[in-house]
């Protein structure tokens, strides 16, 4: 880096260091010297995985539901809107579906 499934309208801080940015990219809108990014250090959230445990099943496998410790993640705003196609609607340009894209996790080349 590539690809496969699955989530993605909830839900979670606070101190130090650090000094202009940061919310993928574009457009918009937001956060920001009442300090951003990043790095440490504590807390907390629950997404995957995960020892065990239950049911059905019962030679075993296999299915479901629970899920420790820990491993990854996350801790503004629906993935912050919109970005492509389709359907409805319309004074106001709103609504709704499925798509690309992205973000995480497990797994495979």
């Nucleotide at each position: 880096c590539a690809u496969u499934u699955a989530u993605c309208c909830a839900g979670a801080a606070a101190g130090g260091u650090g000094g202009a940015g940061g919310g993928u990219c574009a457009g918009g809108c937001c956060c920001u010297g009442u300090g951003a990014a990043g790095c440490c250090u504590u807390a907390g959230c629950a997404a995957c995985c995960c020892a065990u445990g239950a049911a059905u099943a019962u030679u075993a496998a296999a299915u479901u539901c629970a899920g420790u410790a820990g491993g990854u993640g996350c801790u503004a705003a629906u993935u912050c809107c919109u970005g492509u196609u389709c359907c409805g609607g319309u004074g106001g340009u709103c609504g709704g579906a499925a798509g690309a894209a992205g973000a995480u996790a497990a797994g495979u080349u």
This is a predicted structure of a 109-nucleotide RNA (SAM riboswitch aptamer (S box leader)) from a Bacteroidota bacterium. It was read from a public genome assembly, where an Rfam model found it. The organism belongs to Bacteroidota, within Bacteria. Of the family's consensus pairs, 94% are formed in the model.